[in-house]
RNA sequence: GGGGGCAUAGCUCAGCGGUUAGAGCAGUCGGCUCAUAACCGAUUGGUCGCUGGUUCAAACCCAGCUGCCCCCA
Repeated sequence: GGGGGCAUAGCUCAGCGGUUAGAGCAGUCGGCUCAUAACCGAUUGGUCGCUGGUUCAAACCCAGCUGCCCCCA
């Protein structure tokens, strides 16, 4: 220098055009227990990396940028 992949909750990820953006773990509160863990219930937490475009409608499609990873030279 060329090509490709990924970026969504504190962590691991799902969701690939249309309600309300979700799960597990973690956190908080409660139940159970003599107590702790485990288990059960409730609950908190997100400008969907950034900027623009397409569309009636974008986490999802397109372009650029940023960061990380892989391949080629």
Model confidence (mean pLDDT): 82 of 100.
A computed fold for a 73-nucleotide RNA from a Candidatus Saccharimonadota bacterium, annotated as transfer RNA.
Its Rfam family is "tRNA".